[in-house]
Context: one part of a larger RNA
RNA sequence: GCCAGGGAGUUUACAUGCGUGGCGAGGCGAAAGCCGAAGGGAAACCGAGAGUCCGCAGCACCGCAAGGUGUAAGGGACGUCGUGGUAACUCGCGAUCAGUCACUCAUGUAAGACCCGAAGCCGUUGUGAUCUACGCCCGAGCAGGAUGAAGUUGGCUUGACGGCCAAUGGAGGUCCGCAACUAUUGGUGGUAUAUUCCCUUUAGGUGACUUGGGUGUAGGGGUGAUAGUCCUGUCGAACACGGCAAUAGCGAGUUCUCUCCUAAAUGUGUCUCAGCACAGCGUCCAUUGAGGAUGAUGAAGAGGUAGAGCACUGAAUAGGCGGAGCGGUUCCGAAAGGGAUCACCGUCUUUUCAAACUCCGAAUGCUUCAUCUCAGUCGAAAUGGGCACUUGGGUUUGCGGGGUAAGCUUGUAGACCUAUUCGGGAUUGACCGUACGUUGGGUUAAGGGCCCUAAAUGCUGGUUAAGUGUGAACUGCAAAGGAGUCUCUAUUCAAAGACAGUCGGGAGGUAGGCUUAGAAGCAGCCAUCCUUUAAACAACGCGUAAUAGCGGACCGGCCGAGAGUGCAGAUUCUGAAGAUUCACGGGGCUAAACCAGCUUCCGAUACCCAACCCAGGCGAAAGCCUAUGGGGUAGGAGAGCGAACGGAUAGCGCAGAAGUAGGGUUGUGAAAUCCUAUGGAGCUUUCUGUUAUGAAUAUCCUGGU
Repeated sequence: GCCAGGGAGUUUACAUGCGUGGCGAGGCGAAAGCCGAAGGGAAACCGAGAGUCCGCAGCACCGCAAGGUGUAAGGGACGUCGUGGUAACUCGCGAUCAGUCACUCAUGUAAGACCCGAAGCCGUUGUGAUCUACGCCCGAGCAGGAUGAAGUUGGCUUGACGGCCAAUGGAGGUCCGCAACUAUUGGUGGUAUAUUCCCUUUAGGUGACUUGGGUGUAGGGGUGAUAGUCCUGUCGAACACGGCAAUAGCGAGUUCUCUCCUAAAUGUGUCUCAGCACAGCGUCCAUUGAGGAUGAUGAAGAGGUAGAGCACUGAAUAGGCGGAGCGGUUCCGAAAGGGAUCACCGUCUUUUCAAACUCCGAAUGCUUCAUCUCAGUCGAAAUGGGCACUUGGGUUUGCGGGGUAAGCUUGUAGACCUAUUCGGGAUUGACCGUACGUUGGGUUAAGGGCCCUAAAUGCUGGUUAAGUGUGAACUGCAAAGGAGUCUCUAUUCAAAGACAGUCGGGAGGUAGGCUUAGAAGCAGCCAUCCUUUAAACAACGCGUAAUAGCGGACCGGCCGAGAGUGCAGAUUCUGAAGAUUCACGGGGCUAAACCAGCUUCCGAUACCCAACCCAGGCGAAAGCCUAUGGGGUAGGAGAGCGAACGGAUAGCGCAGAAGUAGGGUUGUGAAAUCCUAUGGAGCUUUCUGUUAUGAAUAUCCUGGU
């Protein structure tokens, strides 16, 4: 893991509510007594009968019907009455009559209170020092080698003390040490492996040494050369048992079916932010009895947003005119003083900007009214009550605040997801279409129609040559710049011949003057004329030391029809760099790409048709009716299935009960029933009562495997 069995809203008391039943101004109890029948007031104290109007149901009458009239329990309004308050009122509470007892169910409170789960706290409860820490008692152990303290002896020396030399001697928390023994420093060793073991390396090894046996100290206590170490694999307070089902606003789990409705992630408060209380939103019941609601159209209103604008406020651009002459810079002047300019002030023209500017000013939205519409007497809205859940939200679109930005954060309005399937977007929680009882048929939506893959390799006119593209959004359009093509439009030149190409000319005064070593169209400065001409610059470029030389402007010949320029739009290339395959879903496509238009087909649980089921209405039932409805988490409400046992009842069974296995049938389902085999002695229907009553999940428990 799997299989079988077990496994979680229970019980009592009290309270509240719905329902049912008994009795009823009383009910219950053996009784005491409790609840109710009178309230108001802090208290003293005082102390409630029948009234009027409106009007639902019902009933009666009229009417073919729709409906109308009368009466009118309950209901509503007013009045009256009691009491409190006041100077007196308004006014508050109460009265104009219904309770109580029992039972079922639901919820609350107190208890372990649906079940399981802490870390912990406490005990005048115990067990532990066979591990380990330290102490005490009785014992045991330490190869070999080295070093050579004190003391002693001899010699020499000295007045003496003493000194020197040589021996002897054998001290030490001394040295070396793979003897024993003890410890465990390194290795990222054995190793993918442990508070263990092994290997290697390392430290101590006559001492504060090591070690055996015995013995002592006990839990807020011991022991501790101190590490919060150790006290039996347990220690910043051991272990066992008990208090104990500790507590847990936290986590997991919580067992049969069908039917109806269907949320919230918000506000206020909170030692509150993982929780609660009240409100809001859900559901069910009751009361009541006609109003309610969204949308469309029209009308009448209020408004200062989007946009726009510069008339105000403020910011900003370029100039003109005027002013003051205080300031900065600068010029002239010996100085005094004067001039210019910048800045300053006013005004005019010009060009811009604003959430906290407005001379203006929408759309949408909002309010009121009218008409239509929608649901509603098969009972809306409202009111009262029972039971909840919810208080972490998210995405997207529009409009904002913060942020460089974010699958970011924080608001706001709508939709959607959450709680929602189905079709489309290749894939997909919220994007597009549409919302679902069970079947069958048809038609469409979004989106598609070459193949994968249902449906035109359809039609008309353009664009693209880049595989551009084949992407509704999410979805990643990358910019300046450069290059190609198409279209629109404006304008210039052109048969008196344009544009391009080609052939020829492109001269003379003159090498203009100056400058210069030189300066001749072409270093530089000044000037830039005249003549011949079809045209030709005192020269646009290259070139020379300077000349020369080569083109250009300009003119003519040949040629023969368009050519040049600007603005705008479309489209493609380049600019353009990322890590395993180039990735439109893929194949592939030159349309099967893009733009504009047309027809047709496919395509969903949508829409239509048919049948059935359920909800809803009527009815005593059989049954009938229907324009309507039937997605659903948390949650509310209703109706059922099955299990065990008791009572009543009716049955079955050795001519085969229960159980087990296989198969058939019925029911929306929980389930029921029949047949066959096996089995071998009990079992069940119906009504009713009572529950230790339903498992797939809890790292659930026990057993098996």
The part of an RNA shown here (large-subunit ribosomal RNA, domain II) has 705 nucleotides and comes from an uncultured archaeon. The coordinates come from a structure-prediction model, not an experiment, and the mean pLDDT is 81. Its Rfam family is "Bacterial large subunit ribosomal RNA".